[in-house]
RNA sequence: GCAAACCCAGAGAGAUCUGGGGACGCAAAGCCACGGGGCUGGCCAGCAGGGCUGGGCCAGUCGGCCGGGUCGCCG
Numbered sequence: 001g002c003a004a005a006c007c008c009a010g011a012g013a014g015a016u017c018u019g020g021g022g023a024c025g026c027a028a029a030g031c032c033a034c035g036g037g038g039c040u041g042g043c044c045a046g047c048a049g050g051g052c053u054g055g056g057c058c059a060g061u062c063g064g065c066c067g068g069g070u071c072g073c074c075g
Stems, first nucleotide, its partner, number of pairs: 001026002006021006024064001030070003034067003037062008045053003
């Protein structure tokens, strides 16, 4: 310097986000959704006739899940 959980207010269908409070942590907890992964929603598929599985596709979300890229900040 940043700010997890939690609380308050607001936004969103949701994951989640924004602001305030708050500190568990972080020596790139700066930046980039490029690869993997988690999460939400929709469609398809399978089982089946109940709403489950999450296999495929699509849209989103998480950078404080891991890796990669980039700059070079802090001690």
c-di-GMP-I riboswitch aptamer from a soil metagenome, 75 nucleotides, folded computationally. The coordinates come from a structure-prediction model, not an experiment, and the mean pLDDT is 78. The RNAcentral record of the sequence draws on MGnify.